[in-house]
Context: one part of a larger RNA
RNA sequence: CUGGGCGUAAAGAGUGCGCAGGCGGUCGAGUAAGUCGAAUGUGAAAGCCCCCGGCUCAACUGGGGAGAGUCAUUCGAUACUGUUCGACUUGAAGGUAGGAGAGGGAAGCGGAAUUCCCGGUGUAGUGGUGAAAUGCGUAGAUAUCGGGAGGAACACCAGUGGCGAAGGCGGCUUUCUGGCCUAUUCUUGACGCUGAGGCACGAAAGCUAGGGGAGCGAACGGGAUUAGAUACCCCGGUAGUCCUAGCUGUAAACGAUGAACACUAGAUGUUGGUGGUAUCAACCCCGCCAGUGUCGUAGCUAACGCAUUAAGUGUUCCGCCUGGGGAGUACGGCCGCAAGGCUAAAACUC
Numbered sequence: 001c002u003g004g005g006c007g008u009a010a011a012g013a014g015u016g017c018g019c020a021g022g023c024g025g026u027c028g029a030g031u032a033a034g035u036c037g038a039a040u041g042u043g044a045a046a047g048c049c050c051c052c053g054g055c056u057c058a059a060c061u062g063g064g065g066a067g068a069g070u071c072a073u074u075c076g077a078u079a080c081u082g083u084u085c086g087a088c089u090u091g092a093a094g095g096u097a098g099g100a101g102a103g104g105g106a107a108g109c110g111g112a113a114u115u116c117c118c119g120g121u122g123u124a125g126u127g128g129u130g131a132a133a134u135g136c137g138u139a140g141a142u143a144u145c146g147g148g149a150g151g152a153a154c155a156c157c158a159g160u161g162g163c164g165a166a167g168g169c170g171g172c173u174u175u176c177u178g179g180c181c182u183a184u185u186c187u188u189g190a191c192g193c194u195g196a197g198g199c200a201c202g203a204a205a206g207c208u209a210g211g212g213g214a215g216c217g218a219a220c221g222g223g224a225u226u227a228g229a230u231a232c233c234c235c236g237g238u239a240g241u242c243c244u245a246g247c248u249g250u251a252a253a254c255g256a257u258g259a260a261c262a263c264u265a266g267a268u269g270u271u272g273g274u275g276g277u278a279u280c281a282a283c284c285c286c287g288c289c290a291g292u293g294u295c296g297u298a299g300c301u302a303a304c305g306c307a308u309u310a311a312g313u314g315u316u317c318c319g320c321c322u323g324g325g326g327a328g329u330a331c332g333g334c335c336g337c338a339a340g341g342c343u344a345a346a347a348c349u350c
Base pairs, nucleotide, nucleotide: 003322004321005320006319007304008303012318014201015200016199017198021194022193023192025088026087027086028085029084030083031082033081034080035077036076037075038074039073040072041071042069049065050064051063052062053061054060091191092188093187094186095184096183097182098181099180103177104176105175106174107173108172109171110154115149116148117147118146119145120144121143125136126135162169163168206247207246208245209244210243211242215241216240220236221235222234223233258317259316260315261314262313263312266295267294268293269292270291271290272289273288274287275286276285299306300305323350324349325348332343333342334341335340
């Protein structure tokens, strides 16, 4: 390479948008590039293969044949693919009428709690632990009542509930804004799927500048524990955690499961919508669609397990793997302020 694979053995890119490329619904007509057939030309000789012959055999060798091409030209076939034209509606998109939602951005507001400050009451402890001590407290703490300041997070509702491409999103109100679902079958008429590069988004920590700083809290200091204790426990506590603008671009970024479409027993929860039935009404009940769970048949799987939300059966496109270590390292390149990231070997060794 041909292959075989990628939930857990090596392997799905963190996620999306999308240029090129690859692939692409139904019907009809044309064309004949791909495809298929025929003829002609050409494809040196030797060699390989087959047949016949010559050296006593063989090696060797003579003759004949076959074979050999993304080949050229001409003629023909038209199912499939391509291409051109015309048509269609089921894929896709749109319209109309409804609907749910912690989807995103901005502004404003609220209550509980912690801490601090001021004042009142009040007096000797308090705090903390396995037990203690460091700490705080007669300069009046802890406790309790009233007032004030400030920052951060939003108890209950809360739910294998919802929304989002993923990261993620949770007090309330206003405003701007993205996506989704259902009904209708009104419009366009294949406008689609995937997507190397590219672009955008991307938890936490970290970085730059300026703010902010209640609580928590790497580092650090102290008290304990211990043989030691650079820890676990306790008392403090800086960066950080928060905001604005920018950078970084990584995670067990996980469903360890790429995206899209089609098909393949059921049962049972739950969320949103809708048709029917029913009713005074709300329910209940029977269906349909979209999501989200549990169980389970066939099938698949090394097993575990998966099983209409597939890891089943198929098609298209992309990414990735190819023994362990060396190593996700060195070197080089690109990116970054840095930290570092991306790409990515070999010697050697088992």

This is a predicted structure of a 350-nucleotide part of an RNA (small-subunit ribosomal RNA, central domain) from an uncultured prokaryote.
It matches the Rfam family "Bacterial small subunit ribosomal RNA".
Its mean pLDDT, the model's own confidence on a scale to 100, is 88.